The RNA shown here (transfer RNA) has 82 nucleotides and comes from a bacterium. It was read from a public genome assembly. It matches the Rfam family "tRNA". Rfam describes the family as follows. Transfer RNA (tRNA) molecules are approximately 80 nucleotides in length. The family's RNA type in Rfam is transfer RNA. The coordinates come from a structure-prediction model, not an experiment, and the mean pLDDT is 80.
RNA sequence: GGAGAGGUCGGAUAACGGCAUUCCACCACUCUUGAAAAGUGGCGUCCGCAAGGACAUGCGAGUUCGAAUCUCGCCCUCUCCG
Numbered sequence: 001g002g003a004g005a006g007g008u009c010g011g012a013u014a015a016c017g018g019c020a021u022u023c024c025a026c027c028a029c030u031c032u033u034g035a036a037a038a039g040u041g042g043c044g045u046c047c048g049c050a051a052g053g054a055c056a057u058g059c060g061a062g063u064u065c066g067a068a069u070c071u072c073g074c075c076c077u078c079u080c081c082g
Stems, first nucleotide, its partner, number of pairs: 001081007010024003018065001026042005044055004058074005
């Protein structure tokens, strides 16, 4: 230099172009003399008293009514070829 695969929450992981999934971890509560286990609820960011709103899938742009998904460029990781 060329080809291919991949990058999603603290970790792992799913998602046919149409609500950002599930598990673990974590937080609160229940239970207990106390813990563990178990159960219930919560768990991206920002704004807001709240209702709610906006943004977010490596970065930037494009296509589209609508993009994690399709297209282009770039960055990073892995594999192969030279």